Model confidence (mean pLDDT): 81 of 100. The RNA shown here (transfer RNA) has 73 nucleotides and comes from a Candidatus Kerfeldbacteria bacterium. Rfam family: tRNA. Rfam classes the family as a transfer RNA.
RNA sequence: GCCGAAGUAGCUCAGCUGGUAGAGCAGUGCUUUCGUAAAGCAAAGGUCGUGGGUUCGAAUCCCACCUUCGGCU
Numbered sequence: 001g002c003c004g005a006a007g008u009a010g011c012u013c014a015g016c017u018g019g020u021a022g023a024g025c026a027g028u029g030c031u032u033u034c035g036u037a038a039a040g041c042a043a044a045g046g047u048c049g050u051g052g053g054u055u056c057g058a059a060u061c062c063c064a065c066c067u068u069c070g071g072c073u
Base pairs, nucleotide, nucleotide: 001072002071003070004069005068006067007066010025011024012023013022019056028042029041030040031039049065050064051063052062053061
């Protein structure tokens, strides 16, 4: 330099036939216990890597760029 993959909650990942963004774990509160852990319940937590474009509407489609990983030279 070229090709490919990935980037979504604190962490691990879903969600891509375009239509209100989810789960598990972690953290917080409550119940339970003499107390802790475990268990149960509840709420919270996101400018979907960045910037543009298309569209009534974009995490999803198109373009450029950034970061990480792999391959080729």